[in-house]
Molecule: RNase P RNA; transfer RNA
Organism: Clostridiales bacterium
RNA sequence: UGAGGCAGACGGGCGGCCGCGUGCCGAGAGGCAUGAGGAAAGUCCGAGCACCGCAGGGCAGGGUGCCAGCUAACGGCUGGUGGAGGCGACUCCAAGGCAAGUGCAACAGAGAGAUACCGCCGAGCAAUCGGCAAGGGUGGAAAGGUGCGGUAAGAGCGCACCGGCGGCCUGGCGACUGGUCCGUCCUGUAAACCCCACCUGGUGCAAGAUAACCGGGGGCAUAUGAGCGGCCCGCUCCGUCCCCGACCAUCGCUACAGCGGCCUGGCGACCGGCCGCGCAGAUAGAUGGCCGUCCAAGACAGAACUCGGCUUACAGUCUGCGCUCAUCCC
RNA sequence: GGCGGUAUAGCUCAGUUGGCUAGAGCAACCGGUUCAUACCCGGUUUGUCGUUGGUUCAAAUCCGACUACCGCUACCA
Numbered sequence: 001u002g003a004g005g006c007a008g009a010c011g012g013g014c015g016g017c018c019g020c021g022u023g024c025c026g027a028g029a030g031g032c033a034u035g036a037g038g039a040a041a042g043u044c045c046g047a048g049c050a051c052c053g054c055a056g057g058g059c060a061g062g063g064u065g066c067c068a069g070c071u072a073a074c075g076g077c078u079g080g081u082g083g084a085g086g087c088g089a090c091u092c093c094a095a096g097g098c099a100a101g102u103g104c105a106a107c108a109g110a111g112a113g114a115u116a117c118c119g120c121c122g123a124g125c126a127a128u129c130g131g132c133a134a135g136g137g138u139g140g141a142a143a144g145g146u147g148c149g150g151u152a153a154g155a156g157c158g159c160a161c162c163g164g165c166g167g168c169c170u171g172g173c174g175a176c177u178g179g180u181c182c183g184u185c186c187u188g189u190a191a192a193c194c195c196c197a198c199c200u201g202g203u204g205c206a207a208g209a210u211a212a213c214c215g216g217g218g219g220c221a222u223a224u225g226a227g228c229g230g231c232c233c234g235c236u237c238c239g240u241c242c243c244c245g246a247c248c249a250u251c252g253c254u255a256c257a258g259c260g261g262c263c264u265g266g267c268g269a270c271c272g273g274c275c276g277c278g279c280a281g282a283u284a285g286a287u288g289g290c291c292g293u294c295c296a297a298g299a300c301a302g303a304a305c306u307c308g309g310c311u312u313a314c315a316g317u318c319u320g321c322g323c324u325c326a327u328c329c330c
Numbered sequence: 331g332g333c334g335g336u337a338u339a340g341c342u343c344a345g346u347u348g349g350c351u352a353g354a355g356c357a358a359c360c361g362g363u364u365c366a367u368a369c370c371c372g373g374u375u376u377g378u379c380g381u382u383g384g385u386u387c388a389a390a391u392c393c394g395a396c397u398a399c400c401g402c403u404a405c406c407a
Stems, first nucleotide, its partner, number of pairs: 001326004005321006012294007020035006037300001041311002044309005049204004056233004061200005066080005081095001082093004096195002101193002103189003117136002119132005144162006166181004171176001208251003214245007225237004256278001258277006265270001295298001331403007340356004349387001358374005380396005
């Protein structure tokens, strides 16, 4: 100098005028304060909160899936292990178990979980019989790979190295790693059924609470009914079930796992302490418009109970790195 | 706001323990029949299975993300 990697911030600024929501003040006119996001989005997970259900037991259903931590919790995050990609910084991975059982593997191919089509060897004149699985062929996949020995030809038949499984030992909390011994039984698929371990009641603020305060219609008729909101055993009830209209005010509603700064412990997620701050709350739904000016010329996008995550969308600008590679110079 | 569902030919729909070339009816086109049209008969065409990524030898089918559309839901007493 060029090309990258990782982490993070901003995402129009300033001034004037007009307008809107909320709160406070004011008799009123009006004044003052405040007013969208990093994703407010998708609603994919996890919780708070609320109501319904819940004697007890069992089955089913759903979810998660290397290990250890963090957290209120999680399918999230952090740090490791193993694997994959990259020269590298670094990035990515739904990553338990097909050596529990079952299923499936179309077409091709002799044979798809067990085999012998071509072939090789031996016997025989031949037909054929016997041996073999090295080579060819099919396929995504054909009884581990390479080499030497061995043999009639061959073969883990023997040996060496590599790979896999299992036993033992070393290190580690653990996933796992390294070593050694044994033998050569070992196809793939669990985002197929399933097995194992753990978690799991349902519905969502249009949940619900309070105040004021009503009316109409229909079905069943004492069990052959109804309910227990997946089912069964079982349990409970005597009146019960269903539909429609009108009303629709207040609360829930925003102050908390809150935000910012500094310090401490920890590799880190995070935890703890001190100080400071108050940061939308509507219910037809506010957060906008115009003008001037500056620059790089403004992207994706608009709260509706709240919070922690994930995922998706995003014009452009800026910052940090004692991060990497290539080239050149000293 | 919340919850649930659907997407396959021009239209309406089938298609699941994942497998050969994804089918049916209507429509369209061609031919036959008819003097001609319709009916009828025979044939043909028609698909990125909403888009995209993954699992698998193999995906309309299984899994994730995204897009479009549809339906339900206004308390209490």